RNA sequence: GUCCCUGUAGUUCAACGGAUAGAAUGACACCCUUCUAAGGUGAAGAUCUAGGUUCGAUUCCUAGCGGGGAUA
Numbered sequence: 001g002u003c004c005c006u007g008u009a010g011u012u013c014a015a016c017g018g019a020u021a022g023a024a025u026g027a028c029a030c031c032c033u034u035c036u037a038a039g040g041u042g043a044a045g046a047u048c049u050a051g052g053u054u055c056g057a058u059u060c061c062u063a064g065c066g067g068g069g070a071u072a
Base pairs, nucleotide, nucleotide: 001071002070003069004068005067006066007065010025011024012023013022018055028042029041030040031039048064049063050062051061052060
């Protein structure tokens, strides 16, 4: 260089083209406890970027950017 796969909460993963984008875990606050751990409750937190298609895009298409792989 060419080709393939991939990009969603801090992390690991979900999400028929139509849901308030969900769960686990972590961090935070509160409860419980003499304290801690464990347990319970609550709130916060994300779609890589720019276009296109569509009534509607996390999802489909194109380009770019990042990561992984194959090839020489």